[in-house]
This is a predicted structure of a 75-nucleotide RNA (c-di-GMP-I riboswitch aptamer) from Desulfuromonas sp. The prediction has a mean pLDDT of 78. It was read from a public genome assembly, where an Rfam model found it.
RNA sequence: UUUUCCAGAGAGCAAAACUGAAGCAAUUCAGUGACGCAAAGCCAAUGGUCUUACUGUGACAGCCGGGUUGCAUGG
Numbered sequence: 001u002u003u004u005c006c007a008g009a010g011a012g013c014a015a016a017a018c019u020g021a022a023g024c025a026a027u028u029c030a031g032u033g034a035c036g037c038a039a040a041g042c043c044a045a046u047g048g049u050c051u052u053a054c055u056g057u058g059a060c061a062g063c064c065g066g067g068u069u070g071c072a073u074g075g
Stems, first nucleotide, its partner, number of pairs: 005075003012037002017032006035062001041068003046065001047063001048060003052056001
């Protein structure tokens, strides 16, 4: 110096539930709220799951992998 792993400051995200809105639905958006997260940042053109007006359209990155970017400090 680089890589990997662990912890983790500052900061960040925000499950369920409730309210309002959009949608056929999965689900999404906003607010309240914190179960959790060291990538719970981004990517749906990859495995998978889900939806449906069904072979067409969509949803999920907080299902697991994958790609890519990032993190004071300490071990």